[in-house]
Molecule: transfer RNA
Organism: Atopobiaceae bacterium
RNA sequence: CGCGGGGUAGGCCAACGGUACGCCACUAGCCUCAUAAGCUAGGGAUUGCGGGUUCGACUCCCGCCCCCGCCA
Numbered sequence: 001c002g003c004g005g006g007g008u009a010g011g012c013c014a015a016c017g018g019u020a021c022g023c024c025a026c027u028a029g030c031c032u033c034a035u036a037a038g039c040u041a042g043g044g045a046u047u048g049c050g051g052g053u054u055c056g057a058c059u060c061c062c063g064c065c066c067c068c069g070c071c072a
Base pairs, nucleotide, nucleotide: 002070003069004068005067006066007065010024011023012022018055026042027041028040029039030038048064049063050062051061052060
């Protein structure tokens, strides 16, 4: 160089082209003598970057960056 997979919140991970899901963590409340656990509620992501297609893109197309693997 070539081939394949991946990049989404502090961490992990979903999403037939139709306003991005959940878990952990975080914050507040309930419970407790108190802490943990448990229960309830809440905040947090211009989806790696830049273009294109489309009424509409995490999703499809092009280029680039980064990570993992395969071949040599």